The prediction has a mean pLDDT of 76. The RNA shown here (TPP riboswitch aptamer (THI element)) has 93 nucleotides and comes from an Acidobacteriaceae bacterium. Its Rfam family is "TPP riboswitch aptamer (THI element)". Rfam links the family to the GO term thiamine pyrophosphate binding. Rfam describes the family as follows. Vitamin B(1) in its active form thiamin pyrophosphate (TPP) is an essential coenzyme that is synthesised by coupling of pyrimidine and thiazole moieties in bacteria. The sequence was found by an Rfam model in a public genome assembly.
RNA sequence: UGAUUGAAACAGGGGUGCUCCAAGGUGGGGCUGAGAAAUACCCUCGAACCCGAUCCGGAUAAUACCGGCGUGGGAAGUUUCGGAAGCGGCCUU
Numbered sequence: 001u002g003a004u005u006g007a008a009a010c011a012g013g014g015g016u017g018c019u020c021c022a023a024g025g026u027g028g029g030g031c032u033g034a035g036a037a038a039u040a041c042c043c044u045c046g047a048a049c050c051c052g053a054u055c056c057g058g059a060u061a062a063u064a065c066c067g068g069c070g071u072g073g074g075a076a077g078u079u080u081c082g083g084a085a086g087c088g089g090c091c092u093u
Stems, first nucleotide, its partner, number of pairs: 001086001006081005011044004016038001017031005049074003055068004
């Protein structure tokens, strides 16, 4: 110096659906999920998330619930430290 690798700091990005009851305050229960407005969770080069999409197939009480589409198109990062092999420099013999 350095990999498809590890850590930290700071910074940034993202989603919040379906359903029942109550009700007209936005409350309580159920489903999936990491997360269904928490101060929490997930993600930062990538399947976090968005678009296509009022899409297609299956299942369900219902829903992005599952699969397809999907090697699709987009999507938010810098710094510091560590660091294998190899390569180079210097010193010694």